Source information:
Transfer RNA from an Actinomycetota bacterium, 73 nucleotides, folded computationally. Its mean pLDDT, the model's own confidence on a scale to 100, is 81. Rfam family: tRNA. The family's RNA type in Rfam is transfer RNA. Its family is annotated with triplet codon-amino acid adaptor activity in the Gene Ontology.
RNA sequence: GGGCCGUUAGCUCAGUUGGUAGAGCAGGGGACUUUUAAUCCCAAGGUCACAGGUUCGAAUCCUGUACGGCCCA
Numbered sequence: 001g002g003g004c005c006g007u008u009a010g011c012u013c014a015g016u017u018g019g020u021a022g023a024g025c026a027g028g029g030g031a032c033u034u035u036u037a038a039u040c041c042c043a044a045g046g047u048c049a050c051a052g053g054u055u056c057g058a059a060u061c062c063u064g065u066a067c068g069g070c071c072c073a
Base pairs, nucleotide, nucleotide: 001072002071003070004069005068006067007066010025011024012023013022019056028042029041030040031039049065050064051063052062053061
């Protein structure tokens, strides 16, 4: 330098055919009692990497950029 893949909550990851963004864990509050803990319940938490384009509508499709991984040179 070229090709391919990835980037979504603090962390690890889902997200169907383009139609209201989710789970587990962590953190916060509560219940319980076996009390540094476990279990259960509740709420909160998002620039869907960034910038454009297409579309009535984009995490999803297209283009560029950034970062990471793999392969080739």